This is a predicted structure of an 89-nucleotide RNA (Glycine riboswitch aptamer) from Pseudideonella sakaiensis. It matches the Rfam family "Glycine riboswitch aptamer". Rfam describes the family as follows. This family represents the bacterial glycine riboswitch. Its mean pLDDT, the model's own confidence on a scale to 100, is 84. The organism belongs to Pseudideonella, within Bacteria. The RNAcentral record of the sequence draws on Ribocentre.

């Protein structure tokens, strides 16, 4: 680069715009969602002149790595279109 790729109000108020519509843009409010990112924990590897112990190993500290769990900051909540972990070529 290609192609698949879910989830959650087609919410309600205001205002302004014209193409007068299940229209668009901005404020505001209150309800979700979790699969860009991002933050956490769980877990795992190293490693110590410390401590238990015969030992294996445990305990504490240090240091990387760290999820589809979790939080919901940012993002996102009819169709289209973007996006989009991930999986294929």
């Nucleotide at each position: 680069c290609c192609a698949g790729g879910a989830g959650a109000g087609a919410g309600c108020c205001c205002g302004a715009c014209c193409g007068c519509g299940c229209g668009u843009c901005g404020g505001g409010c209150c309800g979700c969602c979790g699969a860009a990112g991002g933050c956490g924990c769980a877990g795992g590897g190293c490693c110590g002149u410390c401590c238990g112990g015969c030992a294996a190993c445990g305990g504490c500290g240090g240091c990387c790595c760290g999820a589809a769990c979790g939080c919901u900051c940012a993002g996102g909540c009819a169709a289209c279109a973007g996006g989009g972990a991930c999986u294929g070529g």